[in-house]
This is a predicted structure of a 340-nucleotide part of an RNA (large-subunit ribosomal RNA, domain IV) from a marine eukaryotic metagenome. The coordinates come from a structure-prediction model, not an experiment, and the mean pLDDT is 83. Rfam family: Bacterial large subunit ribosomal RNA.
Context: one part of a larger RNA
């Protein structure tokens, strides 16, 4: 000096991003006694207060007395009187996420994933889905109260415009359109025929048949085009005036657009500016709580507002308690460290 631990005057989080970490509460024992809120089941061991095996005699404090209370004995029960050890901190208000579960074996346990509800979409049975070249097999020895796939996430109370874009599903009149297929057109080959020949052959023409392009027409799905679909993928505007103080604007006018964001909520897990304004709580609060709403850039199953009960969850508060601090000291073990 370090580790591990014990104890500390007086104060009590002044420490610190935070009470981390100590301490401190201590039988799911008996009696009483228990609030908000609720989904009426809970909350609840809520909080909170007494008691700690019985008889007797002395005692100490206090008290006018009753009487309460301390300490010693001595007896009776039982193995044992929480006889060692062990063991709920608690209240208040917020966010999230309904709960119990589940993850990052090894830096993350959480608000993330799961979940039961609720919804959409496929699927009529050789189902769809999914492995496999295939045989074959799960689905299922199941049958739409079944199975499979998206989303959303208990519950309440709701879930609003918009089909122009994109997707998906019906439609088949018109238009495009591939591979094939073809009427037909051409070019190459020549059996042949016609002219020239210096008889060796050149030259033009060309059937059928074979081949090279080239083709009008016909030709399916898709797309074009017509319509439904948001708990499909998504979007859900600007200006400018206008009321008898001022300020605001229910109201008007204009552009653009599929439509221009309803209810709820809002400076939020979302607010940049921003330590926004107000108000509470503190002696003083960039955190918290309530409230405005000027919402940079919430918003309705990419769900949205609420919500009792959970929570090794996050935020802010307080009682208690304390070496976390003021401010530090002193003891113990083991180390370091000297010496053998």
């Nucleotide at each position: 000096a370090c580790a591990u631990u014990g104890u500390u005057a007086g104060g009590g989080a002044a420490c610190u991003c935070g009470g981390c970490a100590a301490a401190a509460u201590a039988g799911c024992g008996g009696c009483c006694g228990u609030a908000a809120c609720u989904u009426c089941g809970g909350g609840a061991u809520a909080a909170g207060g007494c008691c700690c095996g019985g008889u007797c005699u002395c005692u100490u404090u206090c008290g006018g007395g009753a009487g309460a209370u301390u300490g010693a004995g001595a007896c009776c029960c039982a193995c044992a009187g929480c006889u060692a050890a062990u063991g709920a901190u608690u209240g208040c208000a917020a966010g999230c996420g309904a709960c119990u579960g589940u993850u990052u074996a090894u830096c993350a346990a959480a608000a993330a994933c799961a979940c039961a509800g609720c919804u959409c979409c496929c699927u009529g049975c050789u189902a769809a889905a999914u492995c496999g070249c295939a045989a074959g097999a799960u689905g299922a020895u199941g049958u739409a109260u079944a199975g499979g796939g998206g989303g959303u996430g208990a519950u309440g109370c709701c879930u609003g415009g918009c089909c122009a874009g994109u997707g998906u599903c019906c439609g088949a009149a018109c238009g495009u359109u591939a591979a094939a297929g073809a009427a037909g057109u051409u070019g190459g080959u020549u059996a042949g025929c016609a002219c020239c020949u210096u008889c060796g052959g050149g030259u033009g023409c060309g059937a059928a048949g074979c081949u090279g392009a080239c083709g009008a027409c016909u030709g399916a799905a898709g797309c074009g085009c017509g319509g439904a679909u948001g708990a499909a993928c998504g979007c859900c505007g600007g200006c400018c005036g206008u009321a008898a103080c001022u300020a605001u604007a229910a109201c008007g006018g204009u552009c653009c657009u599929a439509a221009g964001g309803u209810a709820g909520c809002g400076a939020a897990a979302u607010u940049c500016c921003u330590u926004g304004u107000c108000g509470g709580g503190u002696a003083a609060g960039u955190u918290c709580c309530g409230a405005c709403c000027u919402g940079c850039a919430c918003g309705a199953a990419u769900g949205g507002c609420a919500u009792a009960a959970c929570g090794a969850u996050u935020u802010g508060c307080a009682a208690a308690c304390u070496g976390u601090c003021c401010c530090a000291a002193c003891a113990a073990u083991g180390u370091a460290c000297u010496c053998g």